Transfer RNA from Candidatus Daviesbacteria bacterium RIFCSPLOWO2_02_FULL_38_15, 75 nucleotides, folded computationally.

């Protein structure tokens, strides 16, 4: 400089055109306990940013960004 990957919650991770975008931890709130942890019940919180294709995109497909990897050139 040139390829490939990969980016969903505060942290891990499932989905790969269509229905409300699961799940663990952790967050909060009740509940239960003398009190705390736990255990229970509920609940808030996301699809890196733009752009495109499509009847419809977290999913395809192009820019950007960040982070891995491998690979060239200079010297």
């Nucleotide at each position: 400089g040139g390829c490939g990957c990969a980016u969903u919650a505060g942290u891990c991770a499932a989905g790969c055109g269509g229905u409300u975008a699961a799940g663990a931890c952790g967050c909060u709130g009740c509940u239960u306990u003398c009190u705390c942890a736990a255990g229970g019940c509920a609940g808030a919180g996301g699809c890196a940013g733009g752009g495109g294709u499509u009847c419809g995109a977290u999913u395809c497909c192009c820019c950007u960004a960040u982070g891995c990897g491998c690979u060239a050139c200079c010297u």

Description
RNAcentral holds the sequence, with entries from ENA. It matches the Rfam family "tRNA". By type it is a transfer RNA.